[in-house]
RNA sequence: GAGCUCGUUGAUGUAGUCGCUGGCCUUUUUGGCGAGAGGAAAGUCCGGGCAGCAUAGGAUACGGUAGUUGCUAACGGCAACCGCGCGCAAGCGUAGGAAUAGUGCCACAGAAACAAUACCGCCACGGCUCAUUAGCUGUGGUAAGGGUGAAAAGAGUGGGGCAAGAGCCCACAGAUUACGAUGGCGACAUCGUAAUGGGGUAAACUCUACUGGCUGCAAGGAGACCUAUAUACUUUGAUCCGAGGAUGGUCGCUCACCGCUAGACCCUGCAAGCAAUUGUGGGGCUAGAUAGAUGACUACAGGCUGACUUGUCAGUUACAGAACCCGGCUUACAAAACGGGCUCACCU
RNA sequence: GGGGGCAUAGCUCAGUGGUUAGAGCAGUCGGCUCAUAACCGAUUGGUCCCUGGUUCAAGCCCAGGUGCCCCCA
Numbered sequence: 001g002a003g004c005u006c007g008u009u010g011a012u013g014u015a016g017u018c019g020c021u022g023g024c025c026u027u028u029u030u031g032g033c034g035a036g037a038g039g040a041a042a043g044u045c046c047g048g049g050c051a052g053c054a055u056a057g058g059a060u061a062c063g064g065u066a067g068u069u070g071c072u073a074a075c076g077g078c079a080a081c082c083g084c085g086c087g088c089a090a091g092c093g094u095a096g097g098a099a100u101a102g103u104g105c106c107a108c109a110g111a112a113a114c115a116a117u118a119c120c121g122c123c124a125c126g127g128c129u130c131a132u133u134a135g136c137u138g139u140g141g142u143a144a145g146g147g148u149g150a151a152a153a154g155a156g157u158g159g160g161g162c163a164a165g166a167g168c169c170c171a172c173a174g175a176u177u178a179c180g181a182u183g184g185c186g187a188c189a190u191c192g193u194a195a196u197g198g199g200g201u202a203a204a205c206u207c208u209a210c211u212g213g214c215u216g217c218a219a220g221g222a223g224a225c226c227u228a229u230a231u232a233c234u235u236u237g238a239u240c241c242g243a244g245g246a247u248g249g250u251c252g253c254u255c256a257c258c259g260c261u262a263g264a265c266c267c268u269g270c271a272a273g274c275a276a277u278u279g280u281g282g283g284g285c286u287a288g289a290u291a292g293a294u295g296a297c298u299a300c301a302g303g304c305u306g307a308c309u310u311g312u313c314a315g316u317u318a319c320a321g322a323a324c325c326c327g328g329c330u331u332a333c334a335a336a337a338c339g340g341g342c343u344c345a346c347c348u
Numbered sequence: 349g350g351g352g353g354c355a356u357a358g359c360u361c362a363g364u365g366g367u368u369a370g371a372g373c374a375g376u377c378g379g380c381u382c383a384u385a386a387c388c389g390a391u392u393g394g395u396c397c398c399u400g401g402u403u404c405a406a407g408c409c410c411a412g413g414u415g416c417c418c419c420c421a
Stems, first nucleotide, its partner, number of pairs: 001344009012301007020036002023033003038319001042330002045328005050216004057241004062212005067081005082096001083094004097207002102205002104201003119146002121142009156172005175196009220258002223251004233245003265284008302317007349420007358373004366404001375391005397413005
């Protein structure tokens, strides 16, 4: 310098005028003070808090997850590591338990698609043609070869063996499984011994292990009325059982009130840990609407791009917007900027 | 706020993981007719919404995304 790879930042600031939604103070009107969107507030894909019903119980059904260890309130999330695949490498991807528990499926082609009725070929025997070791044909043997296919019985090379063949036998190399040793918390890795050689598919049913009670703040509370002690009703919005309750039902259907915002909160220092994360000290208070506020204009400044007359002009400044709260994931995101690493080339 | 579904030819829809994805209408060409329609025959037309994965093989199975529709209150 070129190419590549991983990660991060960025999302404008100040002042003035006029408004909007809450809070506090004062008050006769009114005035004053202070606050007011995000990294994704989004998708609603997971998990939890919170609320109601048993302090959420048992079985079945129906789902969810799937390497190991750890983190966490929890998770299908995150971190580190293991195995496999891709890449020269940095690095990236990985739903990564079980296919001798059972069932299903494997189109077309092909003889045959799972333990095959042998198509061609090879071999033995018989028959016919016949001069013949050649041709035709029947029975049997043969899975080494051909051809078809994504896949052909699942063991590659060499040798022996055989009528012809074949792990049928042997040597070497390799694979799987079991056991043992060593290292590791573990997944697993390396080595040794023995045994084995009937495919693939579980993002097909299924099995194994773990796991999920249902409903969501429009939950729920608060209001009014009616009923009156039980083979009823109700607690599950899948069924049954079990257990429980004195209440159960109806109206109202507004958003006026509570829930409603101080919380697994934010900023920051130190310590532990490879990291995720945890512990601890200090500081801070930071939206709460209910048709839904958070806006508009002006001036100056900032970032970036372009032009040229080099200090001016012009342009541009994203995605998007709370609605009970939080942890993740996924997706959207302008101009531009920064850092770690790898490969190649050149120079010193 | 919460839940469910759909996307395949120009339109409306079919489609057990397996041939080159089909049907009706529409379009084009030809026939019939004096002419048009109807009718008859032939024919064109596909990013199976997008991306990735599983599988020998994906419109179909799985994951994520995009757009649209419906329901509750």
The prediction has a mean pLDDT of 77.
Predicted 3D model of RNase P RNA and transfer RNA as a complex of 421 nucleotides.
Rfam match: Bacterial RNase P class A. It is annotated as a ribozyme.